Model confidence (mean pLDDT): 78 of 100. A computed fold for a 61-nucleotide RNA from a Hyphomicrobiales bacterium, annotated as Fluoride riboswitch aptamer (crcB RNA motif). The model forms 100% of the base pairs in the Rfam consensus.

RNA sequence: ACGUGUGAUGGGGAUGGAGUCCCCCGACAACCGCCAAAAGGCUGAUGGCUCCUGCCGGGUG
Numbered sequence: 001a002c003g004u005g006u007g008a009u010g011g012g013g014a015u016g017g018a019g020u021c022c023c024c025c026g027a028c029a030a031c032c033g034c035c036a037a038a039a040g041g042c043u044g045a046u047g048g049c050u051c052c053u054g055c056c057g058g059g060u061g
Stems, first nucleotide, its partner, number of pairs: 010025004016052006033042003
């Protein structure tokens, strides 16, 4: 590098990383925010908590 065989490792919880707890799913799955006919508009980096990064607002030097 090529060929053949097997199917180990799990995956997810509206945008990043980590820890912890909880919940869901079994790959045809869980999951993929809300309002609106559409146009368009709104909240949040969490499922919860904590920390970091990014973003938004305010104050001080």
Rfam family: Fluoride riboswitch aptamer (crcB RNA motif). Its family is annotated with positive regulation of gene expression and response to fluoride in the Gene Ontology. Taxonomically the source falls in Hyphomicrobiales (Bacteria, Pseudomonadati, Pseudomonadota, Alphaproteobacteria).